Predicted 3D model of a 71-nucleotide RNA (transfer RNA) from a soil metagenome.
[in-house]
Order: sequence, then C1' cells, then structure tokens
RNA sequence: GCGGCUGUAGCUCAAUGGUAGAGCCUCUGAUUUCCAAUCAGAUGACGAGGGUUCGAUCCCCUUCAGCCGCU
Repeated sequence: GCGGCUGUAGCUCAAUGGUAGAGCCUCUGAUUUCCAAUCAGAUGACGAGGGUUCGAUCCCCUUCAGCCGCU
C1' cells in the first nucleotide's frame, strides 16, 4: 500500500427497512432477626459524518478504531 471481518447498555450478545431487546452488573423496594437466594421496578446503548427512503442499527458512500491475511 491492497483485501476481508468486527464496531449496539459498565461486560457478553440479539434484532436482515416500521416503538432497540436479553443475560450478567449497578441502584431502589418487597421478603428475612441479619446476610445470601428469590420476586418487583428503575437507570443506561446503535463508533462518526453524509446520502437513499414516508421511515435506516439494517441499504449506499466517506471516515475512525480494533483484528486477520497478502505485498
């Protein structure tokens, strides 16, 4: 220099154009003499910019970061 893959919550992962979810974590409450466990609830995210579309995490372009391969 070229090609490919990945990027979503604090962490690990879903969601193939129509309100962005789960598990673990954190916080609050219930239960308990206390703790643990259990139950209920809350907080919190689409790497960035632009385009297509009535509507984009999803499609297109550029860019950033990481990983792999070739030279």